[in-house]
RNA sequence: CGAGCUGGUCAGGCGAUCGCUCCGUUGAUAUCUGUAUCUGGCGGGGAGGAAAGUCCGGGCUCCACAGGGCAGAGUGCCAGGUAACACCUGGGGGGCGUGAGCCUACGGAAAGUGCAACAGAAAGAAUACCGCCGAUUGCAUUCGUGUGAUCAGGUAAGGGUGAAAUGGUGCGGUAAGAGCGCACCGCACGACUGGCAACAGGCGUGGCGAUGGUAAACCCCACUCGGAGCAAGACCAAAUAGGAACCCUUAAGCUGUGGCCCGCAGCGGGUUCGGGUAGGUCGCUACAGGCAGGCGGUGACGCCGGUCGCAGAUGAAUGAUCGUCCACGACAGAACCCGGCUUAUCGACCAGCUCGCUUU
RNA sequence: GCGCCUGUAGCUCAGCUGGAUAGAGUACCUGGCUACGAACCAGGCGGUCACACGUUCGAAUCGUGUCAGGCGCGCCA
Numbered sequence: 001c002g003a004g005c006u007g008g009u010c011a012g013g014c015g016a017u018c019g020c021u022c023c024g025u026u027g028a029u030a031u032c033u034g035u036a037u038c039u040g041g042c043g044g045g046g047a048g049g050a051a052a053g054u055c056c057g058g059g060c061u062c063c064a065c066a067g068g069g070c071a072g073a074g075u076g077c078c079a080g081g082u083a084a085c086a087c088c089u090g091g092g093g094g095g096c097g098u099g100a101g102c103c104u105a106c107g108g109a110a111a112g113u114g115c116a117a118c119a120g121a122a123a124g125a126a127u128a129c130c131g132c133c134g135a136u137u138g139c140a141u142u143c144g145u146g147u148g149a150u151c152a153g154g155u156a157a158g159g160g161u162g163a164a165a166u167g168g169u170g171c172g173g174u175a176a177g178a179g180c181g182c183a184c185c186g187c188a189c190g191a192c193u194g195g196c197a198a199c200a201g202g203c204g205u206g207g208c209g210a211u212g213g214u215a216a217a218c219c220c221c222a223c224u225c226g227g228a229g230c231a232a233g234a235c236c237a238a239a240u241a242g243g244a245a246c247c248c249u250u251a252a253g254c255u256g257u258g259g260c261c262c263g264c265a266g267c268g269g270g271u272u273c274g275g276g277u278a279g280g281u282c283g284c285u286a287c288a289g290g291c292a293g294g295c296g297g298u299g300a301c302g303c304c305g306g307u308c309g310c311a312g313a314u315g316a317a318u319g320a321u322c323g324u325c326c327a328c329g330a331c332a333g334a335a336c337c338c339g340g341c342u343u344a345u346c347g348a349c350c351a352g353c354u355c356g357c358u359u360u
Numbered sequence: 361g362c363g364c365c366u367g368u369a370g371c372u373c374a375g376c377u378g379g380a381u382a383g384a385g386u387a388c389c390u391g392g393c394u395a396c397g398a399a400c401c402a403g404g405c406g407g408u409c410a411c412a413c414g415u416u417c418g419a420a421u422c423g424u425g426u427c428a429g430g431c432g433c434g435c436c437a
Stems, first nucleotide, its partner, number of pairs: 001356010012325007020046007027038004048331001052342002055340005060229004067262004072225005077091005092106001093104004107220002112218002114214002129159002131155003134151007167185006186208001187206004192201003233282004243273006253267004275436002289308003293304004326329001361433007370386004379417001388404005410426005
């Protein structure tokens, strides 16, 4: 200098004017002293890294603070972190990359069931199509052999089919072959060593027609999960036809309870039609909170003291115009709140590291 | 906020217990029939199975994640 990897930060700046919303304070008027009105004055706060998708997990609230069983759903190498998780951290196995690094749905196929089109002899305790070899036998013969038929003969080394054909390579062996024997590799089993563990390592044993594939097929194993959601829920106010028809049930029933049974609590319930209300207050934002520091830990994270106060609407605010500067500004807008994941995103900057080339 | 469904030819749909050229009707094109047109008959054209990644020998079909569209529920009595 070029190409890359990992982690992190920012998300146009500044000024002026006019607005919007919330909070505090203050003035005037009204007043039942609570407040209301004047859209009054002054001061302060006012979207995000994803506010998004709603895919997970939790808080909070109500229903028995959630109990027993079945069904169902989810998770799935090991250890740790956490309020919890499918998240994060560290590690193991496997894969990719020269490398920094990245990816990984990664339990069980020796409990059972199922599936594998076409091709192929045979597709899961299966098989002899071609080939090779042997025996019997016919024919030919240059007597070396060649060729044909037969055998519930041998053979899985070779060919062919397939995504997949029952360990691989080599040597020996044999009529031809074969773990038939041996060496190495693979596989299984056993104890040992290291490690909390996943797992790794060497050692011994077994010739391996034991145990092929598929569980993002059913299933098995282990663990986790009660349901609903701020339109939860509580209070105040307003309103009335507190109605009608039909259906199911009278306790082995119905509702709360939204899979079912038991249990608990309460007692009739459902559908349709018709009617009414559709206002306010709380919940509502102070918190698993942010920032910098110290200590412990490889790390996620934890502990300690310090400091800061940072949206809270309900037709729903965070904007508009002008000036100026530059790199000319992406994706996008809170609605109970947090922790994650995923997806969208113009660009700019910082730190650490890798590879290649060049120079010294 | 919660629950659920759909995406396959220009249009309406089938196929979704994985199996090899993805099918039907309609529309369109060509030919036949007819004096001509419609109907009818025969043939043809037309597909990123919404997108991406994965599982499998093999994916429209199974899994995960996106994108787009649609439906339903809610207070009192």
Two RNAs folded together computationally: RNase P RNA and transfer RNA, 437 nucleotides in total. The coordinates come from a structure-prediction model, not an experiment, and the mean pLDDT is 77. It holds a member of the Rfam family "Bacterial RNase P class A". It is annotated as a ribozyme.